[in-house]
RNA sequence: GCUUCCGUGGCUCAGUUGGUAGAGCAGCUGAUUUGUAAUCAGCAGGUCGUCGGUUCGAGUCCGACCGGGAGCU
Numbered sequence: 001g002c003u004u005c006c007g008u009g010g011c012u013c014a015g016u017u018g019g020u021a022g023a024g025c026a027g028c029u030g031a032u033u034u035g036u037a038a039u040c041a042g043c044a045g046g047u048c049g050u051c052g053g054u055u056c057g058a059g060u061c062c063g064a065c066c067g068g069g070a071g072c073u
Stems, first nucleotide, its partner, number of pairs: 001072007010025004019056001027043005049065005
């Protein structure tokens, strides 16, 4: 330098024909317990790597860039 894949709440991931984002764990509150853990109920937390484009509408399509993995030279 070229090719390819990935980049979504603190962490691990889902979101398969574009219709305004979800799960598990972690966190907080309450219940239960003599207490802790476990269990149960509830709550908060992300505008989806950045910028731009297409579209009535984009996490999802297109382009450029940034970061990471793999391969080739």

Model confidence (mean pLDDT): 80 of 100. Predicted 3D model of a 73-nucleotide RNA (transfer RNA) from a Bacillota bacterium. NCBI's taxonomy places the organism under Bacteria, Bacillati, Bacillota. The sequence was found in a public genome assembly. It matches the Rfam family "tRNA". Rfam classes the family as a transfer RNA.